[in-house]
RNA sequence: AAACUUGAGAGUUUGAUCCUGGCUCAGAACGAACGCUGGCGGCAGGCCUAAAACAUGCAAGUCGAGCGCUCCCUUCGGGGAGAGCGGCGCACGGGUGAGUAACGCGUGGGAACGUGCCCCUGGGUGCAGGAUAGCUACUGGAAACGGUAAUUAAUACUGCAUAAUGACUCCGGUCCAAAGAUUUAUCGCCCAGGGAUCGGCCCGCGUUAGAUUAGAUAGUUGGUGGGGUAACGGCCUACCAAGUCGACGAUCUAUAGCUGGUCUGAGAGGAUGAUCAGCCACACUGGGACUGAGACACGGCCCAGACUCCUACGGGAGGCAGCAGUUAGGAAUAUUGGACAAUGGGGGAAACCCUGAUCCAGCCAUGCCGCGUGUGUGAUGAAGGCCUUCGGGUUGUAAAGCACUUUCAGAUGUGACGAUGAUGACGGUAGCAUCAGAAGAAGCCCCGGCUAAAUUCGUGCCAGCAGCCGCGGUAAUACGAAUGGGGCAAGCGUUGUUCGGAAUCACUGGGCGUAAAGCGUGCGCAGGCGGUCAUGCAAGUCAGAAGUGAAAGCCCACGGCUUAACCGUGGAACUGCUUUUGAAACUGCACGACUAGAGUCCCGGAGAGGUUAGCGGAAUUCCGAGUGUAGAGGUGAAAUUCGCAGAUAUUCGGAGGAACACCAGUUGCGAAGGCGGCUAACUGGACGGGAACUGACGCUCAGGCACGAAAGCGUGGGGAGCAAACAGGAUUAGAUACCCUGGUAGUCCACGCCCUAAACGAUGUGUGCUAGUUGUUGGGGUCUUUCGAUCUCGGUGACGCAGCUAACGCAUUAAGCACACCGCCUGGGGAGUACGGCCGCAAGGUUAAAACUCAAAGGAAUUGACGGGGACCCGCACAAGCGGUGGAGCAUGUUGUUUAAUUCGAAGCAACGCGAAGAACCUUACCCACACUUGACAUCCCGAUCGCGGAUUUCAGAGAUGAUUUCCUUCAGUUCGGCUGGAUCGGUGACAGGUGCUGCAUGGCUGUCGUCAGCUCGUGUCGUGAGAUGUUGGGUUAAGUCCCGCAACGAGCGCAACCCUUAUCGUCUGUUGCCAUCAUUCAGUUGGGCACUCUGACGAGACUGCCGGUGAUAAGCCGGAGGAAGGCGGGGACGACGUCAAGUCAUCAUGGCCCUUACGUGUGGGGCUACAAACGUGCUACAAUGGCGGUGACAGUGAGCAGCGAGGUCGCGAGGCCAAGCUAAUCUCAAAAAGCCGUCUCAGUUCAGAUUGUACUCUGCAACUCGAGUGCAUGAAGUUGGAAUCGCUAGUAAUCGUGGAUCAGCAUGCCACGGUGAAUACGUUCCCGGGUCUUGUACACACCGCCCGUCAAGUCAUGGGAGUUGGUUCUACCCGAAGGCGCUGCGCUAACCGCAAGGAGGCAGGCGACCACGGUAGGGUCAGCGACUGGGACUAAGUCGUAACAAGGUAGCCGUAGGGGAACCUGCGGCUGGAUCACCUCCUUU
Repeated sequence: AAACUUGAGAGUUUGAUCCUGGCUCAGAACGAACGCUGGCGGCAGGCCUAAAACAUGCAAGUCGAGCGCUCCCUUCGGGGAGAGCGGCGCACGGGUGAGUAACGCGUGGGAACGUGCCCCUGGGUGCAGGAUAGCUACUGGAAACGGUAAUUAAUACUGCAUAAUGACUCCGGUCCAAAGAUUUAUCGCCCAGGGAUCGGCCCGCGUUAGAUUAGAUAGUUGGUGGGGUAACGGCCUACCAAGUCGACGAUCUAUAGCUGGUCUGAGAGGAUGAUCAGCCACACUGGGACUGAGACACGGCCCAGACUCCUACGGGAGGCAGCAGUUAGGAAUAUUGGACAAUGGGGGAAACCCUGAUCCAGCCAUGCCGCGUGUGUGAUGAAGGCCUUCGGGUUGUAAAGCACUUUCAGAUGUGACGAUGAUGACGGUAGCAUCAGAAGAAGCCCCGGCUAAAUUCGUGCCAGCAGCCGCGGUAAUACGAAUGGGGCAAGCGUUGUUCGGAAUCACUGGGCGUAAAGCGUGCGCAGGCGGUCAUGCAAGUCAGAAGUGAAAGCCCACGGCUUAACCGUGGAACUGCUUUUGAAACUGCACGACUAGAGUCCCGGAGAGGUUAGCGGAAUUCCGAGUGUAGAGGUGAAAUUCGCAGAUAUUCGGAGGAACACCAGUUGCGAAGGCGGCUAACUGGACGGGAACUGACGCUCAGGCACGAAAGCGUGGGGAGCAAACAGGAUUAGAUACCCUGGUAGUCCACGCCCUAAACGAUGUGUGCUAGUUGUUGGGGUCUUUCGAUCUCGGUGACGCAGCUAACGCAUUAAGCACACCGCCUGGGGAGUACGGCCGCAAGGUUAAAACUCAAAGGAAUUGACGGGGACCCGCACAAGCGGUGGAGCAUGUUGUUUAAUUCGAAGCAACGCGAAGAACCUUACCCACACUUGACAUCCCGAUCGCGGAUUUCAGAGAUGAUUUCCUUCAGUUCGGCUGGAUCGGUGACAGGUGCUGCAUGGCUGUCGUCAGCUCGUGUCGUGAGAUGUUGGGUUAAGUCCCGCAACGAGCGCAACCCUUAUCGUCUGUUGCCAUCAUUCAGUUGGGCACUCUGACGAGACUGCCGGUGAUAAGCCGGAGGAAGGCGGGGACGACGUCAAGUCAUCAUGGCCCUUACGUGUGGGGCUACAAACGUGCUACAAUGGCGGUGACAGUGAGCAGCGAGGUCGCGAGGCCAAGCUAAUCUCAAAAAGCCGUCUCAGUUCAGAUUGUACUCUGCAACUCGAGUGCAUGAAGUUGGAAUCGCUAGUAAUCGUGGAUCAGCAUGCCACGGUGAAUACGUUCCCGGGUCUUGUACACACCGCCCGUCAAGUCAUGGGAGUUGGUUCUACCCGAAGGCGCUGCGCUAACCGCAAGGAGGCAGGCGACCACGGUAGGGUCAGCGACUGGGACUAAGUCGUAACAAGGUAGCCGUAGGGGAACCUGCGGCUGGAUCACCUCCUUU
């Protein structure tokens, strides 16, 4: 000099956010255990459980220098051994923690004590006696152990003497000792005093939990006398008194040895009390004393009990919680080791003996610490493994190889310290030297996030993982394996426990309006806190000093082991307690004073404050009477009900009870509950003004006391209306409800209980401070002529600043800033429940848990979605219309059924004339049968051939296919090599192939909301944040279209426009189109022409541009003009962000999985075409707006060469034959049809055409299953369609025909074209869908949401329970071992006295009180079990309903009462934590 240096968070509630709040994790530690693994050494530690039971050995002996006896040896000097008497020790050391909540322990004090051995001092040590063990003899007993007799010694025992500075004392006096051993020296012995040490006792303070333990106590508290003790003391006893302890927690219950310390923590704390150290308690369980300096004694005694052992059954023996060890228990804890060498202890004069204390060794990774398992070099980045996008990457300088080293372990040699002179268990150990060789030495856990570290395969909600969140249902970084990686390392993980994180019990350091939390309200004792000034005291407080705070430990410095752990020395610290000296600001105490707090007094006004009595009118109901007649009443609609026996209505009269309209008001009063007609009496409180009085008298308040809505209870009244229960009627699937008709308790009064409410401002009381503005209420002051203005005190509202708050919000009436006191909270559920206590007549209230279970429960706010919430707006959404569907027949699709197969997909809108723009074969995917296997198709390799291919004959076959005959043709390049290319055949394997699965692995495409007007971004701003703003608002629009405003300003995707088409015009073009003029003709046929139509290219045109009105002068809207067209002119294409795990693996593509002589390929036949039934979409009809016949006017798209096919001809016809033209503004399809004229005359018809028969036609290899068409014949249902439902707003609906794709053939479907051509829209209440704003929400998988209760099933814990078993405790009584005490002691008796007799004293014995165990009876309390029973919790897919969340479809909830399968319903009172609408009042902004 130092002993100072220190504080981290994360995951998980939500769609997201902030907060509250729990759960969980990361850290450290351990006397640990378990799993896997294991080289060395040092230092430590090692039954936490059964204070369970113990075999065996050892753990306390020693002294011959106290004594006698016996034996042995002897060098005869002596030495040794044994049992015994005697002395000292055995009360230490060692173990354990059962008991103990206590002066037990800790700390600091105290006085009334003892103390062997040790030290110091003073003094003494004389004389005498009688026994006894041993030994011997006899004898009892199985034994343990004795008995009798005789004999003997002492430092054993006894007497006498001596006797104070000792003790006692009545102050006269009285009493008390000794031991010797020995040659010296020395060691002893006795008395007394002092010291030291150790111990006993007393006191202050501290020392776990429970009040669901509130009263405890009779020796209890005190006194006096006595006894007892080493000593004080109710310690004991007799008497007297009635005290003593307790809310500052007595008593009781449970738990526990206490401390230094240890672990953790930043600290404060929390947890703990192994090892080491101090104290205490215990020694098989309970009791007791003896001996002794010390014990009520771990290895002593007695008794009782349990247990074990021996026994000859008579009786005995024992106590490991000493060291080892055994059994048991348990997850679990070591050797029946060595030595007294060291340290220490006992005995001894000593040698020495004893010492499981101790020192060492052994076992165990139990912990801490240290070391090693090699080092350098080494790229072809070897092999192998793993992954791969197949290129490579990684393991990886890692290995091998090369060159080195030798710590540890091993071998050999040497060899300590511990021992100051001797003595070494450890131990031939540590250390040192030498030697050989990389040699003998690495594992464990983890890799989804927290949390460092990832890939492949396997598995397929299985197996499994998991600390929390959570993984696994076919692509798992989460399971298992592998590879790789990360971490730690002779260990690593897991489990358990403690502290931490947790500010999650908050002293440091939290909260209570809505998250858990303010008692319903007041009064008030104890307690806590307390105004101004002065003086004193010094309890708190502060400062100094002294004592103490053991050692060890922690910390610091230095030092010793090679280092470290470990150890040593010194220091610091021990935050405490005590004593003492001082200070006096603050608190306190005492005393004095004051008036600002508080109260009294006087004056005054306000008030639904309370109690009692009386009075009043309106209304309901009832009764009487009158008028009067058929209904009334009630509802969504009804019915029950009342009424012709006269209701309802109306008038008059009467009775009775209850409540008090208007005034009336976020007005008033009250502590709260609460209080409302008027009057009177009695009475409480607050307020204003005055300033006379008191002088801190104050605030708060555990317990206590009082009040306390409604319901409810008791007794007695009363009873009009209303109305739980109940009855009936409705509603309904049901309706124990909502609605209706009745109706009893009750509601009312008196008295007595109950004591709870959303008893709410969800906000305890009091005091002070901190911007305002504006209402209202009670009072006062000032100014003013009035109106009024202004100031002030008290109350009650609204808004608002600072501040606070998680936010919402609060904001002088605080949820702000502070102080004082009280109450309360600590995750959700279980549960405000059980048990117990208290209260109550009961109902029940109050106080108030646990097991178990979950990872959340919750608050506020946000964005959505939703509402049987609101506002606004739109849409063929409704309405207004027109025509349909649903009925019939048929067509077509679907379901279902059937089948060998009836292939597959599509499923509300948004599947169902859909994929399919066309299933006889093919298609075709399905079924049956028959075939093929490198394959029907692609690439590569090998071999053969030079082809191939086409046509063809015959045979087998259902065909595919196989066998076979004939004919045609005879590849290209060439370096001339079967060299190259190409082709075919054969073969091998790689592979092909799959309409097999997964649309929930995907791409692409599509549907839908929806052509709805929305969806977003950047920057800025606001908000802690999710988010908001912009995008809302006022207008307007088809539109987030535009304008205005605005903390927003801009932008993007959508809208619109740009594109196509159509409507008008112009220019150009002029054939195949057109024809006004001129010719010509049957005919635009030809000449001619290009004006017109038309064609198709380019332009023009429409923009609210113009006018008027309206609107904010804007955007726009309305009307008008002009115009072919007018406000988007009509139509189309075009589809934002997204939603539906929407559809499609069968268009195609594609990951993964699956099949591979088949799930592939080919062929024939069959099926997809079935048919009881149901549905969708259509066609044709039911007829006269029609059928039939006739007539022969007018379109526009389109298509055509394997085609369209004119024309001619044949056929009744479908069609056949011949055949022109046309690759198309030229030719053809091609006839348009509705129209018009005639006829039929209301019928199942001259309607309708199904069905069937028959004869044909066409296509095609083939019309049987299974095509279309034609002729003739047949002539079904059907006469306009129930509930319900669809389309359409103008060239639209309706109606009429025409064309096309597909296609050999086949359309009522689909796509397209034109002809004729309407009706209606008042309007937005309602249905449906959508958009915007707003509101509520317990929804977010988003209302097809969420969610409650009974019942049923399983599992778990728990309450009650007739009882039963056990523990513990109390009271009363009985019994009364051992023992000491008291009394007795006639039996026995050595020392002393006595001549003797005898005495003194002693012993046995007897009696008594006390008392352990035991017993009887009755209580308390705790625990186990318990038939049965109550509720509770949990459990993917059970039953019944629908209670709650939206106005949740009857607003919900609280208290209470009744009722009901259940959620619940109803009554009464209360609350808003109720939506919506209206009104009133107030406020804010301009």
This is a predicted structure of a 1486-nucleotide RNA (small-subunit ribosomal RNA) from a Spartobacteria bacterium. The RNAcentral record of the sequence draws on ENA. It matches the Rfam family "Bacterial small subunit ribosomal RNA". NCBI's taxonomy places the organism under Bacteria, Pseudomonadati, Verrucomicrobiota, Spartobacteria.